[in-house]
RNA sequence: AGAGUUCGAUCCUGGCUCAGGAUGAACGCUGGCGGCGUGCCUAACACAUGCAAGUCGAACGGAGUUAUAAUUUUUGAAGUUUUCGGACAGAUAAGUUUAUAACUUAGUGGCGGACGGGUGAGUAACGCGUGGGUAACCUGCCCUAUACCGGGGGAUAGCAGUUGGAAACGACUGAUAAAACCGCAUAAGCGCACAGCUUCGCAUGAAGCAGUGUGAAAAUUUCCGGAGGUAUAGGAUGGACCCGCGUCAGAUUAGCCAGUUGGCGGGGUAAAGGCCCACCAAAGCGACGAUCUGUAGCCGGCCUGAGAGGGCGGACGGCCACAUUGGGACUGAGACACGGCCCAAACUCCUACGGGAGGCAGCAGUGGGGGAUAUUGCACAAUGGGGGAAACCCUGAUGCAGCGACGCCGCGUGAGUGAAGAAGUAUUUCGGUAUGUAAAGCUCUAUCAGCAGGGAAGAAAGGCUCGUAAGAGAGAUGACGGUACCUGACUAAGAAGCCCCGGCUAACUACGUGCCAGCAGCCGCGGUAAUACGUAGGGGGCAAGCGUUAUCCGGAUUUACUGGGUGUAAAGGGAGCGCAGACGGUUAAGUAAGUCUGAAGUGAAACCCCAUGGCUCAACCAUGGGCUUGCUUUGGAAACUAUUCAACUAGAGUACUGGAGAGGUAAGUGGAAUUCCUAGUGUAGCGGUGAAAUGCGUAGAUAUUAGGAGGAACAUCGGUGGCGAAGGCGACUUACUGGACAGCAACUGACGUUGAGGCUCGAAGGCGUGGGGAGCAAACAGGAUUAGAUACCCUGGUAGUCCACGCGGUAAACGAUGAAUACUAGGUGUUGGGAGACAUAGUCUUUCAGUGCCGCAGCAAACGCAAUAAGUAUUCCACCUGGGGAGUACGUUCGCAAGAAUGAAACUCAAAGGAAUUGACGGGGACCCGCACAAGCGGUGGAGCAUGUGGUUUAAUUCGAAGCAACGCGAAGAACCUUACCAGAUCUUGAGAUCCGGAUGAAUAUACCGUAAUGGGUAUAGCCCUUCGGGGCAUCCGAGACAGGUGGUGCAUGGUUGUCGUCAGCUCGUGUCGUGAGAUGUUGGGUUAAGUCCCGCAACGAGCGCAACCCUUGUCCAUAGUAGCCAGCAGUAAGAUGGGAACUCUAUGGAGACUGCCAGGGAUAACCUGGAGGAAGGUGGGGAUGACGUCAAAUCAUCAUGCCCCUUAUGAUCUGGGCCACACACGUGCUACAAUGGCGUAAACAAAGGGAAGCGAGCCUGCGAAGGUAAGCAAACCCCAAAAAUAACGUCUCAGUUCGGAUUGUAGUCUGCAACUCGACUACAUGAAGCUGGAAUCGCUAGUAAUCGUGAAUCAGAAUGUCACGGUGAAUACGUUCCCGGGUCUUGUACACACCGCCCGUCACACCACGAGAGUUUACAACACCCGAAGUCAGUGGCCUAACCGCAAGGAGGGAGCUGCCUAAGGUGGGGUAGAUGAUUGGGGUGAAGUCGUAACAAGGUAUCCCUACCGGAAGGUGGGGAUG
Repeated sequence: AGAGUUCGAUCCUGGCUCAGGAUGAACGCUGGCGGCGUGCCUAACACAUGCAAGUCGAACGGAGUUAUAAUUUUUGAAGUUUUCGGACAGAUAAGUUUAUAACUUAGUGGCGGACGGGUGAGUAACGCGUGGGUAACCUGCCCUAUACCGGGGGAUAGCAGUUGGAAACGACUGAUAAAACCGCAUAAGCGCACAGCUUCGCAUGAAGCAGUGUGAAAAUUUCCGGAGGUAUAGGAUGGACCCGCGUCAGAUUAGCCAGUUGGCGGGGUAAAGGCCCACCAAAGCGACGAUCUGUAGCCGGCCUGAGAGGGCGGACGGCCACAUUGGGACUGAGACACGGCCCAAACUCCUACGGGAGGCAGCAGUGGGGGAUAUUGCACAAUGGGGGAAACCCUGAUGCAGCGACGCCGCGUGAGUGAAGAAGUAUUUCGGUAUGUAAAGCUCUAUCAGCAGGGAAGAAAGGCUCGUAAGAGAGAUGACGGUACCUGACUAAGAAGCCCCGGCUAACUACGUGCCAGCAGCCGCGGUAAUACGUAGGGGGCAAGCGUUAUCCGGAUUUACUGGGUGUAAAGGGAGCGCAGACGGUUAAGUAAGUCUGAAGUGAAACCCCAUGGCUCAACCAUGGGCUUGCUUUGGAAACUAUUCAACUAGAGUACUGGAGAGGUAAGUGGAAUUCCUAGUGUAGCGGUGAAAUGCGUAGAUAUUAGGAGGAACAUCGGUGGCGAAGGCGACUUACUGGACAGCAACUGACGUUGAGGCUCGAAGGCGUGGGGAGCAAACAGGAUUAGAUACCCUGGUAGUCCACGCGGUAAACGAUGAAUACUAGGUGUUGGGAGACAUAGUCUUUCAGUGCCGCAGCAAACGCAAUAAGUAUUCCACCUGGGGAGUACGUUCGCAAGAAUGAAACUCAAAGGAAUUGACGGGGACCCGCACAAGCGGUGGAGCAUGUGGUUUAAUUCGAAGCAACGCGAAGAACCUUACCAGAUCUUGAGAUCCGGAUGAAUAUACCGUAAUGGGUAUAGCCCUUCGGGGCAUCCGAGACAGGUGGUGCAUGGUUGUCGUCAGCUCGUGUCGUGAGAUGUUGGGUUAAGUCCCGCAACGAGCGCAACCCUUGUCCAUAGUAGCCAGCAGUAAGAUGGGAACUCUAUGGAGACUGCCAGGGAUAACCUGGAGGAAGGUGGGGAUGACGUCAAAUCAUCAUGCCCCUUAUGAUCUGGGCCACACACGUGCUACAAUGGCGUAAACAAAGGGAAGCGAGCCUGCGAAGGUAAGCAAACCCCAAAAAUAACGUCUCAGUUCGGAUUGUAGUCUGCAACUCGACUACAUGAAGCUGGAAUCGCUAGUAAUCGUGAAUCAGAAUGUCACGGUGAAUACGUUCCCGGGUCUUGUACACACCGCCCGUCACACCACGAGAGUUUACAACACCCGAAGUCAGUGGCCUAACCGCAAGGAGGGAGCUGCCUAAGGUGGGGUAGAUGAUUGGGGUGAAGUCGUAACAAGGUAUCCCUACCGGAAGGUGGGGAUG
């Protein structure tokens, strides 16, 4: 950085798609290790269980435990003593009371539960971001400073007793403590009130000073250092409020708002404020988007991008909001409070039914939802937080661990050597090639995992001791974790998959499948040879991952600020006026809002970039710098924009003078024409058409003459002439009136340009009311046409067309080109003015304003535009963003209606489109040719027969050929064979080919048996060479490789052929032109049979075709002379013979014809016309020869051949049958229908061929076909062989005949193994149709048509066919209008499979989404009314009340109660908005073949299209006006 995809190809426009990056991801396949991160995006759904906020005994009274001491009660040991009875002693143990010490702690009290943690429901907002303000504020703990801490009082929990309740939880009585509570005292620079002074400020005001009055504090403890408390001031921190700017979409949401906006006065708050209240005023917001609706937490940042932008807001950090839903306050420094309280609602749980309890959006975890997201882990060791003087306690914050390839990063799955290129696998042209140094083998290494040993850092403070202090010292503390890391031994041992391989896009083969199965991101692939499906081999890419899906950005300059467009591709409003807005001429001065510049503040950290450093590297982390494009404050500059002021005249306007004009409105006037009426003349038609008919007319039309009526339109002039903003405007006159232009340069002095909304005008058609109505004419009627004809054509004909007044507001309202200004070569017309010159009916030069054409630069995809721009620039407005759905639906506005304006979505396609190119085509044009037509001659179509085809039939009627270009074609010849078909029978390595093994010696011939026949069987005869080992050959048998196939595919092919067409075309190289496809050449003017030739020309040359060269024929010459010839000589029956070489002929070589000569025409050309000469004259006649290509033309059945199929059969053999059938239809022929003839008699003249399994003379027999016999001839020798038409003579005399010969009968001949199906011929007999052929159609232009016979191939036999040969031998062609075919040029095209094309609409069927719909239903936000919990506030009495006052009564104060305002939830109601659903209905889209027509594309057969009205099955038709696309 681009690529694919519209077309036959091209350029452009334009959409769709791909390659890149990213993710809190999910799914599929796979999975070795580690580090760092990260993990409910859905149900702000419901939650079992455990934990997540406590702490302080150095605030307090108690209770308890332990120790010590004392006291006392009981116990009674050792020991001493003893009279042995005991006594003394008093240990020990247990208990009571008291004291002390230590510890634990329910309660009172203090501090903290407003932090930390979670979530993103709500919120479009001062919520957030950024920058400011508070002279309108608060701030616990902390720090600093100053001052103080005096003296009293009354209660209350715990506790004890009684008592209620299932429980939760209470109630009463009694006693008690405090740093709990309450007075009093004292009190300053404290607060308040009052009136002063000074200083300062942006207003209200602020600060300070002194004065008077008045009010308000405290708590103790101690080791005496302090700790704690109170007041005031300041600081710090944290908060509160206000303001500027920024912050999504919708106008199919345009008006909203009543405490609403402001004021005065109060209340309330920490504090300003309608925050709240009373009163007063009627304001306030809004196209710079109010209100409403939808969506959404905001930001730092993250992803992408070159950037500008676009998308996102998960983790981390800041702010906000919320804590089941809704409301409320209390406490407090701070809350209207996640793990506090009260109330209401829903839900869950307990219950003894009376009543209670609860809130995971804290950490784990459960259910549910979902495509989807983890452990009911360890520890307070570290960091941080709360409490405490501290030890310490608490901490699901946090630190760690677990799970998940979810992401990023790193490592490994081994390294070297190794060719017998192993085996296997795949493929193959069978040779090989690939996998592939890959493996094996040998050598080496050990990262990771596994084993063993060692083993951290993170930890130092606090506390303790010493010290006045600074400081020093000792000792303790690790969840992670026996983890990181290090070392050792050991083995290549344990560790590779996924996607892709048609193009885009790196990477190809085989098999299977056969529009099936399937693939696919786009184009598309698959219908028997698939690099596109599936599998395999191979290859490519990435790699512990790889693909897919989803989403975002990019590519996409495809919303274009950077950076697009609008003549024809989508797109200029139908036109003007003009408010707002945007932009705006020249000069000078001021200001400084924009602008530029300097400085300062801020722009948190993290992130990003750079540098350095720490984990072995990296990811990751740390430190420093940069960045943070912004906002604010301030100093400066003054060119530009802005603004103020002063001026100017070049823009614009006014005045004056002048001419041009279908400009507009109204009134009047005029003539021509159509129609009608009246009268006259006049008679049978008129009218109309492609042709007709309907219609009119003997009741007198049409025609014609005269008079009259009425309406509408204004010929000629008239013109890419004029005027107007556009629509539009056309007889003449008058009145009123708008604009433009020219001249002059007097006046104003920027007054200008554009213009969203708005207003006005706006063809035709249409609508309303009232007139009018001649012609024309939707609808309608009739007649034609037609398959039909709701049309085109004709005859009629109503709305309408006209006028007046209204409505409507659209057109291809077009130059498909918005308005304005300036600039940028020329040439030539024309309209209206002006100036100048001259040689003045005028001409020339020049200048304004219009209106045309050509053309340069430039622009443009091209076409084209080009001073009237589509060029170069500026300003403003409008509009476009793929095609269809659709200018449709819904909503709204307007309208009497028709309808107009605004204007989507679902769904669907990969295109739709513009310009140009080459073809093809046209019921487009021009030119030319052809037996194409015409002019002629003869046929076919009618009959009979032959032959081919279709159809039908059949066991089979084998197969192919199908318009021309199949049909007497393959087939130059089906009785068997052929033969491929059918029936029956038989064979299976086969009928024949190659190879192998065994046996044999044959093969073969003859004869026989047998069969329907092949097959089968028997008999006889019967090998070669040799070095003697054997070899060759042949037969039989056997096994497999194989043979075989007229089986399929001519749409897999080769070869061959037909056809356009013997038409004149088809191309190339170089050059030039064009962005390109392509063009030029090859077109043009002539000419030709011809792209034949000449001339011209950005072309110059060349090739395949044409022509010529080849064969034949026509004339002459030379040579040669047998089997051919015979002039002269001899000679015969006879060129039979001698002879001749002249002639014919034969066969070899030449000559000849070239527009060479003449005349005319033509361009002095090519060439044409005529003539001469010549056998022949303008390619002399004929043949062979067939360009590039077209028709998927024909042929797999001539042959060859790929693939598929059959293999005791789809192969092979045989017999019989069939290909020959027969109601019928068609093609091609033969014979005829007769007198230009038939028949008979006798007589002439050819050419070209063939002949040995042959042609066969002559003679004989037979009526004949033939038979018998037999000469000659491998042929210029002999034979076939007679030519016939013709000519001559005779006969027939117009008839189904002496025409015609079909059919049939009888008898024969020949070929052949065999003529039944199924041959040809002969004789006799029979004697059908047919008397010249409808529509239609074929051949032929000269030795041709027509007519006459002859031969040959094939072949045993079997032509009316085919091919060839000669004989006789015409007519006509004016000409190119028409039919057919072809060629060249040009034109149109929506065709390119190319008109057998393309394509439109209704109807029918299936599916899909959408609209309407009686309604039904759900949700949401408001509004009105009712009810009104808890609670603040206010009010209140006849209730209660410890502290203070008072001697008392009582008071102050407080509480409960009650009332009121407000108010959540709830209820009722009518509307609104959105969604879902609904019988039925409407159009739309898609679909393989359906039905009806043929509307459009060519002049598309009636040119098309636009608006409008009417009509019609449908496309559509018609009327009116408009456009040319």